Transfer RNA from Thermoplasmatales archaeon SW_10_69_26, 86 nucleotides, folded computationally. Model confidence (mean pLDDT): 82 of 100.
RNA sequence: GCGGGGGUCGCCAAGCGGUCAACGGCGCGAGGCUUAGGACCUCGUCCCAUAGGGGUUCGCAGGUUCGAAUCCUGUCCCCCGCACCA
Numbered sequence: 001g002c003g004g005g006g007g008u009c010g011c012c013a014a015g016c017g018g019u020c021a022a023c024g025g026c027g028c029g030a031g032g033c034u035u036a037g038g039a040c041c042u043c044g045u046c047c048c049a050u051a052g053g054g055g056u057u058c059g060c061a062g063g064u065u066c067g068a069a070u071c072c073u074g075u076c077c078c079c080c081g082c083a084c085c086a
Stems, first nucleotide, its partner, number of pairs: 001082007010026003018066001027045006046055003059075005
């Protein structure tokens, strides 16, 4: 350089146009159980709000669309194969 795959909530990881603040696990917080701890169970875990609700988000920047994590373009990074160099 060419081809292919990938980058998502603190970590792992699903999702592949609308049902999405986004399954699930871990971690973390609160509570239950326990003499206590672990294990187990329940709830919570982006931000604002008492709530209804609102806001922002899927590497980064644009675009398409009524609507984008999902489609398109550019770009950065990672992995695999090939080529090149040695």